[in-house]
Context: one part of a larger RNA
């Protein structure tokens, strides 16, 4: 290189955007680079291959033929490429509707909680398997009123919705991205994928400045226990929150890259459109887009997947090649650091 694979056996990049590259719709004309055919030249001899012949056969030997490739010339034009023109089924735009926890900022709200002040009130409260540490006669717990503060938004809530992924949930306003349906008005292949690049990226962590109610690594104490650096309890600091900057990783999972086409159905649900029916709405039927369950063909080692494919095909990218050593060492790059990223070998089984 050919080849085989990537849900769970090794293997889909965390996600997008997009450069180079690869691949690319329909018709017609031209070209003839790829492609195909022929001719000529060259391709040393021997060998190989085919046919025939000679040693009784074979090995062996001899004769004839054919090369692969390259170059030049001539021709063919289906396909690919190149050039011109045209098209509308891909893609995009336009118009009219629609749904949504999509994003950013500002403002507002109630419940709960903690603290503080005051009132009532008296001996316990709290906690557990049982206790104790702890709090409380300097008046706690309970209860009522007032004030302050921070964080999170019960019910609605739904294998509901939105987002590329991470993720997003009180209410209102402003700004803003995407999506769906219908019409079929416009552009006319403008497309798909995407090495590098660039951007986004939970939690924890880091820097500077705020904030700090609850919770709570670390830490302290009480228990448990043979011990208990734990599980349980009482406390409690970073942190959790905000602004700006960094980090760039996760079981970043559907463990399933993305795009397109094709291949029985049934039943829920969300958002539209059309029809039927009706006084009207519901119901019912058709259809598009999403999201679940079941299942035919098919696939699969099985579990299972099955129009949301792991089926049948096409394009492009990423990745895998026995276990350990090891996601380590070295080196490069990135980072304030923590560390990240690229990523071996000896040796061993």
């Nucleotide at each position: 290189u050919u080849g085989g694979g990537c849900a769970u056996a090794a293997a889909g990049g965390g996600c997008g955007u997009g450069u180079a590259g690869g691949c690319g719709g329909u018709g017609c004309u031209c070209u003839a680079a790829g492609u195909c055919a022929g001719a000529u030249g060259u391709u040393a001899a021997a060998a190989c291959c085919u046919u025939c012949a000679g040693c009784u056969u074979a090995a062996c030997u001899g004769a004839a033929g054919u090369g692969c490739g390259c170059a030049u010339c001539u021709g063919a034009u289906a396909c690919u490429g190149g050039a011109a023109c045209a098209c509308u089924a891909g893609a995009g735009a336009u118009c009219a509707a629609g749904a949504g926890a999509g994003g950013a900022a500002a403002g507002c709200g109630g419940a709960a909680c903690u603290c503080a002040a005051g009132g009532u009130g008296u001996a316990g409260c709290g906690g557990u398997g049982a206790a104790a540490u702890g709090c409380g006669u300097a008046g706690a717990u309970a209860u009522c009123c007032u004030g302050a503060g921070g964080a999170a938004c019960a019910c609605c809530a739904g294998u509901u919705g939105c987002g590329a992924a991470g993720g997003c949930g009180g209410c209102u306003u402003u700004c803003u991205g995407g999506c769906u349906u219908g019409a079929a008005u416009c552009u006319g292949a403008c497309g798909c994928u995407g090495a590098g690049g660039c951007g986004c990226g939970a939690a924890a962590g880091c820097g500077u400045g705020g904030g700090g109610a609850g919770c709570a690594a670390a830490c302290a104490g009480g228990a448990u226990u043979a011990g208990a650096u734990a599980c349980c309890c009482u406390g409690g600091u970073a942190g959790u929150c905000c602004a700006c900057g960094c980090u760039g990783u996760a079981a970043a999972c559907g463990g399933u890259g993305u795009u397109c086409a094709c291949u029985a159905g049934g039943u829920g649900u969300a958002g539209g459109a059309g029809g039927u029916a009706u006084c009207g709405a519901c119901c019912c039927c058709u259809u598009c887009u999403g999201u679940g369950c079941c299942a035919c063909a098919g696939a699969a080692a099985a579990u299972u997947c099955g129009u949301u494919a792991a089926g049948u095909g096409a394009g492009c990218c990423g990745c895998c090649u026995g276990g350990g050593a090891a996601g380590u060492a070295c080196g490069g790059c990135c980072g304030c650091a923590a560390g990240g990223u690229c990523g071996a070998a000896a040796c061993u089984c």